[in-house]
RNA sequence: GGGAGCAUAGCUCAGUGGCAGAGCAUUUGAGUGCAGAUCAAGAGGUCCCCAGUUCAAAAAUGGGUGCUCCCU
Repeated sequence: GGGAGCAUAGCUCAGUGGCAGAGCAUUUGAGUGCAGAUCAAGAGGUCCCCAGUUCAAAAAUGGGUGCUCCCU
């Protein structure tokens, strides 16, 4: 220098253009002699950034940034 993949909750990851989700973690309650396990409820997100397309974008388009890999 060229190419490919990835970026979504604290962590690991889903998500088909129409209200952003799961597991774990965390908070509260139940339960327990106290805890753990279990059960119930809750909180937690500018979906990496910008622009454009669309009635509507986490997703499809263009550009940028970061990480990983391949080629040279």
Molecule: transfer RNA
Organism: Alligator mississippiensis